[in-house]
RNA sequence: GCAGCCGCUCGGGUGGUCGCCGGCUCUUCCCCCGAAACGGGGAAGCGCGGGAGGAACGUCCGAGCUCCACAGGGCAAGAUGCCGGGUAACGCCCGGUGCGAGCAAUCGCGAGGAAAGUGCCACAGAAAACAAACCGCUCGGCUGCUCCCGCAAGGGCGCCGUCGAGCAAGGGUGAAACGGCGGGGUAAGAGCCCACCGCGUCUGCGGUGACGUAGACGGCACGGCAAACCCCAUCUGGAGCAAGGCCACGUAGGAGGGUGAACGGCCCGUUCGAUACCCUCGGGUAGGCUGCUGGAGGGGCGCAGCAAUGCGCCUCCUAGAGGAAUGAUCGCCGCCGCGCCGAGGGCAACCGAGGCGCGGGACAGGACUCGGCGUAUGAGCGACUGCGGCC
Numbered sequence: 001g002c003a004g005c006c007g008c009u010c011g012g013g014u015g016g017u018c019g020c021c022g023g024c025u026c027u028u029c030c031c032c033c034g035a036a037a038c039g040g041g042g043a044a045g046c047g048c049g050g051g052a053g054g055a056a057c058g059u060c061c062g063a064g065c066u067c068c069a070c071a072g073g074g075c076a077a078g079a080u081g082c083c084g085g086g087u088a089a090c091g092c093c094c095g096g097u098g099c100g101a102g103c104a105a106u107c108g109c110g111a112g113g114a115a116a117g118u119g120c121c122a123c124a125g126a127a128a129a130c131a132a133a134c135c136g137c138u139c140g141g142c143u144g145c146u147c148c149c150g151c152a153a154g155g156g157c158g159c160c161g162u163c164g165a166g167c168a169a170g171g172g173u174g175a176a177a178c179g180g181c182g183g184g185g186u187a188a189g190a191g192c193c194c195a196c197c198g199c200g201u202c203u204g205c206g207g208u209g210a211c212g213u214a215g216a217c218g219g220c221a222c223g224g225c226a227a228a229c230c231c232c233a234u235c236u237g238g239a240g241c242a243a244g245g246c247c248a249c250g251u252a253g254g255a256g257g258g259u260g261a262a263c264g265g266c267c268c269g270u271u272c273g274a275u276a277c278c279c280u281c282g283g284g285u286a287g288g289c290u291g292c293u294g295g296a297g298g299g300g301c302g303c304a305g306c307a308a309u310g311c312g313c314c315u316c317c318u319a320g321a322g323g324a325a326u327g328a329u330c331g332c333c334g335c336c337g338c339g340c341c342g343a344g345g346g347c348a349a350c351c352g353a354g355g356c357g358c359g360g361g362a363c364a365g366g367a368c369u370c371g372g373c374g375u376a377u378g379a380g381c382g383a384c385u386g387c388g389g390c391c
Base pairs, nucleotide, nucleotide: 001387002386003385004384006382007381008380009379010378012333013332014331015330016329017328018327020051021050023048024047026045027044028043029042030041031040032039053363057374058373060372061371062370063369064368065240066239067238068237072268073267074266075265077236078235079234080233081232082096083095084094085093086092097111098109099108100107101106112231113230117229118228119225120224121223134171135170136167137166138165139164140163141162142161144159145158147156148155149154179197180196182194183193184192199218200217201216202215203214204213205212206211244290245289246288247287254281255280256279257278258277260272261271262270297316298315299314300313301312302311303310304309335360336359337358338357339356340355341354344351345350
């Protein structure tokens, strides 16, 4: 210098003018209750503070909270799936083990069970799970042919064809072919035998554990897919702030039906019930307040821990709209890109403070609140790995 990989920070600053939302103090006025005081509400004015995000997006997980009168047991259904830890909890996070990718830094994982059972492996191929011969290899028989030996009879080598026996090593097909590789052995071959690897069993050692490692023995062996159904372990009641609560208004305090009703499905249990509750039709209203922001909260320091995180002390209050507020404009500074000039350093290549000009600023906006994951995206900084060059 180039390339890669991992992590962190910010998400412009500042001043002015005009314009929004909400809070607080004070002043004035009005209304309600009241003898008054107190209290409550509203309007106007000055003043003082506050006003979006790292993802607010996706709505994918987990919760807090609310309701279903109890939310009990079971089935079904669904989710997770190596080990240990963290957390309110999780399918998340941290650290490991194993496997895979990469030269590496690092990254990924669909990571329990295939000997409980069922199912699938298209096409190609001989054959896709206790299989099997397409091309072939070996031995033997027979017909024929060339050549050689022989007086002849006959014999020998080789080749084509055919039949029988043996083979699964070599080649082919395929994603995958009933271990791999080297040697021995054989008519040719085969774990047939041997060494190494692999696989299985047992034992020792290390580790909380997943597992690792060493040795012995063994038959040399009955594939893959469970993100196929399934089996095993653990977990899960349902619905959701448009949940729910209060006030006001209002019609029709209607009509008909049920014996059951109790918020995904089924069963049991429990409770309520004929004045309850449920269903159908019809009618009225859709206004106001609340839930609605002090939290599993943010920041700093210290301690423990490899870490995630936890504990202690100190400190801070950072939107609460209600069809949905934070915008517009001007100036300066800052950041980024391109071009030009360029002090200075240097043998050179090159680096380069600074100045001028032009242009640009991503993804994107709460709506009960948090912890995660996924996706989109601008700028800067740092560590590590690889390659090249110079000293």